[in-house]
Molecule: SAM riboswitch aptamer (S box leader)
Organism: Flavipsychrobacter sp.
């Protein structure tokens, strides 16, 4: 970066420096923000996955090796406006003459964790 496979409507702050931006690859809404954006520190907290530990189950001579679970506990990341903020692209259904509204689905793309390379 690239694949695999899992989640993805929950849920979680305040401070300090900073000084315009930011939620997005791009696009169109939309919402945040000089009552302080983005970035760097500090400290807190949330819990998805992985470990840590502990029960259970197989396997084995034993060291140990697999699976499952746990409201606890350690650590690795990760997170901490607004469903992934909404759409886009298919496709159903309803209003409807078209168009265009609105809802559901599902596909692309994303984020994050473990894992191969």
């Nucleotide at each position: 970066c690239a694949c695999u496979u899992a989640u993805c409507a929950a849920g979680a702050a305040a401070g300090g420096c900073a000084g315009a931006g930011g939620g997005u690859c791009a696009u169109g809404g939309c919402c945040c923000u000089g009552u302080g954006a983005a970035g760097c520190c500090u400290u807190a907290g949330c819990a998805a996955c992985c470990u840590c530990u502990c029960u259970c189950c197989g396997a084995g001579g034993c060291a140990u090796c697999g699976g499952a679970g746990a409201a606890a506990c350690u650590g690795g990341u990760g997170c901490u406006a607004a469903u992934u903020c909404c759409a886009a692209c298919c496709u159903c259904g309803c209003u409807a003459a078209c168009a265009a509204g609105c809802g559901g689905g599902g596909a692309c793309a994303g984020a994050u964790a473990a894992g191969u390379c």